[in-house]
RNA sequence: CAGGUCGGCCACGCGAUCGCGGCGGCGGGUCGCUGAUCCGCCGUCGAGGAAAGUCCGCCCUCCACAGGGCAGCGCUGCUGGCUAACGGCCAGGCGGGGUAACCCGACGGAACAGUGCAACAGAGAAGUGUAUUGCCGUCCAGCCGGGCGGCGAGGGUGAAACGGUGGUGUAAGAGACCACCAGCGCGGUCAGUGAUGGCCGCGGCUGGCAAACCCCAGCGGGAGCAAGGCAAAGCAGGCGCAUUGGGGCGGCCCGUCCCGCAAAAAGCGCCGGGUAUGCCGCAUGACGGGCGGAGCAAUCCGUCCGCGAGAGAGAUGAUCGCGCGGCUUUCUCCGGAAAGCCUGACAGAAGGCGGCUUAUCGGCUGGCCUGGACG
RNA sequence: GUGCCUGUAGCUCAGCGGAUAGAGCGUCUGCCUACGGAGCAGAAAGUCGGGGGUUCGAAUCUCUCCAGGCACA
Numbered sequence: 001c002a003g004g005u006c007g008g009c010c011a012c013g014c015g016a017u018c019g020c021g022g023c024g025g026c027g028g029g030u031c032g033c034u035g036a037u038c039c040g041c042c043g044u045c046g047a048g049g050a051a052a053g054u055c056c057g058c059c060c061u062c063c064a065c066a067g068g069g070c071a072g073c074g075c076u077g078c079u080g081g082c083u084a085a086c087g088g089c090c091a092g093g094c095g096g097g098g099u100a101a102c103c104c105g106a107c108g109g110a111a112c113a114g115u116g117c118a119a120c121a122g123a124g125a126a127g128u129g130u131a132u133u134g135c136c137g138u139c140c141a142g143c144c145g146g147g148c149g150g151c152g153a154g155g156g157u158g159a160a161a162c163g164g165u166g167g168u169g170u171a172a173g174a175g176a177c178c179a180c181c182a183g184c185g186c187g188g189u190c191a192g193u194g195a196u197g198g199c200c201g202c203g204g205c206u207g208g209c210a211a212a213c214c215c216c217a218g219c220g221g222g223a224g225c226a227a228g229g230c231a232a233a234g235c236a237g238g239c240g241c242a243u244u245g246g247g248g249c250g251g252c253c254c255g256u257c258c259c260g261c262a263a264a265a266a267g268c269g270c271c272g273g274g275u276a277u278g279c280c281g282c283a284u285g286a287c288g289g290g291c292g293g294a295g296c297a298a299u300c301c302g303u304c305c306g307c308g309a310g311a312g313a314g315a316u317g318a319u320c321g322c323g324c325g326g327c328u329u330u331c332u333c334c335g336g337a338a339a340g341c342c343u344g345a346c347a348g349a350a351g352g353c354g355g356c357u358u359a360u361c362g363g364c365u366g367g368c369c370u371g372g373a374c375g
Numbered sequence: 376g377u378g379c380c381u382g383u384a385g386c387u388c389a390g391c392g393g394a395u396a397g398a399g400c401g402u403c404u405g406c407c408u409a410c411g412g413a414g415c416a417g418a419a420a421g422u423c424g425g426g427g428g429u430u431c432g433a434a435u436c437u438c439u440c441c442a443g444g445c446a447c448a
Stems, first nucleotide, its partner, number of pairs: 001371010012323007020046012048346001052357002055355005060224004067254004073220005078092005093107001094105004108215002114213002116209002133154001134151007163181006182206002184203008228280004237271005245259005287306008325342007376447007385400004393431001402418005424440005
């Protein structure tokens, strides 16, 4: 210098004018007047890294309390750590890709818990399975050929054909047996918290699929801020449930609570009717920033400082000037300059928080790798 | 705002690991008819909403994105 790879940060800046929403103060109008509402002025605050998708995990609220168990259901799935928690993050292991930096992985269990699936082709698709070609034996037979039996190496089919090589063995053969190799499992030992890895020995155990059922381990009660609470206004009630009690915990059991005991109230369920207003929930929090410390890191601890939207048909916008950036044209001493156009990406709070995923013009910055040149 | 459901031919729907993805209506062509309808015979028409993954194999299983719809104070 070129190419690559992995992060971190910003999200046009400054000023002026007009406008919008919240809060505070002052002034004024109206009313049923310590108040409500409307208007004006001043001050102050006013979107995001994703506010999005709603895919996970929580806080919070209600289901009277929110408890236990499983044979039911759902989710997760290498190991260790972090966290309020997670399907998230960090570190490590294993497998795959890349020259490398680095990236990707739903990555528990298929020697032995069991079941299931494999279209078409093919002789045969996992059964102590298959026989078209083929090899061997035997019978008929002079031969070709045919019948019966044994065999599973070669050809062929397929996504996949019952580990591989050599030998023993045999009529011919075959893990049938032996040696070595590959894989798997078990045992021992060493290193490691562990996943796992190295070494030694044993077992003929030898195809795939668990994002098929399943097994193992772990987690999970349900619903959701239109939850729910208070106030105001408004309306019309009706039906069902039961004494071996009924109902609540949207499967079951235990446990527990509420109501009830002869027909009324209350309770629960269903249908119908009414309301569509105000306040709270709702902004000091698993909060943000600086510094110091522990840790490889995620993260944690200490200390100081800060307060940063809160609407309810739903505010954050417009114009101008300068600067920055981009595009086009012209000029050029090749450094750049001038003019014109564009203010531009994705997008936008609605109870809050931690993640993931998706969208995104452009800019700044750091680590590392590969190749080339020069010193 | 919250919760849920559905995307397969022009329309309405089947199909839930193995087909060349089917059915009805509709469309087109031919026959019939003086013409049209009905009838008969035949044909065309599909990125299975898009993209990854699992599997030998995906409309089907799974992840993610997109579109449409429903319910709730």
Notes:
This is a predicted complex of two RNAs, RNase P RNA and transfer RNA, with 448 nucleotides together. It holds a member of the Rfam family "Bacterial RNase P class A". By type it is a ribozyme.